[in-house]
RNA sequence: GGUAACGUAGCUCAAUUGGUAGAGCAUCUGUUUGAAGCACAGAAGGUAGUUGGUUCGAUGCCAACCGUUGCCA
Numbered sequence: 001g002g003u004a005a006c007g008u009a010g011c012u013c014a015a016u017u018g019g020u021a022g023a024g025c026a027u028c029u030g031u032u033u034g035a036a037g038c039a040c041a042g043a044a045g046g047u048a049g050u051u052g053g054u055u056c057g058a059u060g061c062c063a064a065c066c067g068u069u070g071c072c073a
Stems, first nucleotide, its partner, number of pairs: 001072007010025004019056001027043005049065005
């Protein structure tokens, strides 16, 4: 330099023939315990990499850019 895939919660990842987003772990609170851990119950936490476009409506489609990884040179 060329090319492909990926980017969603603190971390690891879901959700597709487009209809305003969930799980596990972690964190916090409560119950329990002498205390802690385990267990159980609950809560908080993301406008979805950025900007445009299409659409009544975009996490999902299109374009450009940014970043990560792999392959080729």
Molecule: transfer RNA
Organism: Bacteroidota bacterium